Transfer RNA from a Gemmatimonadales bacterium, 75 nucleotides, folded computationally. The prediction has a mean pLDDT of 81. It was read from a public genome assembly. Rfam family: tRNA. Gene Ontology term of the family: triplet codon-amino acid adaptor activity. The family's RNA type in Rfam is transfer RNA. From the family's description: Transfer RNA (tRNA) molecules are approximately 80 nucleotides in length.

[in-house]
């Protein structure tokens, strides 16, 4: 420095033009003899960032950050 991935809820992760979802953590109820087990429901995201393109972007392009890998220079 070049090439390619990934960046979405507290964690793993789906979703890939039309106003965001799981599951698991949390909280509250249910159930129980009790319960961290079952079941129900709740909370919780400016979808990295800034621009572009579009009626309209989390999904398209572009810079730029963060993270994995791979390649290349180093008198």
């Nucleotide at each position: 420095g070049c090439c390619g991935g990934u960046g979405u809820a507290g964690c793993u992760c789906a979703g890939c033009g039309g106003u965001a979802g799981a599951g698991c953590a949390c909280c509250c109820g249910a159930u129980u003899c009790g319960u961290a087990a079952u079941c129900g429901g709740g909370c919780g995201g400016c979808c990295g960032a800034c621009g572009g393109u579009u009626c309209g972007a989390u999904c398209c392009c572009g810079u730029c950050c963060a993270c994995c890998g791979g390649c290349u220079c180093c008198a």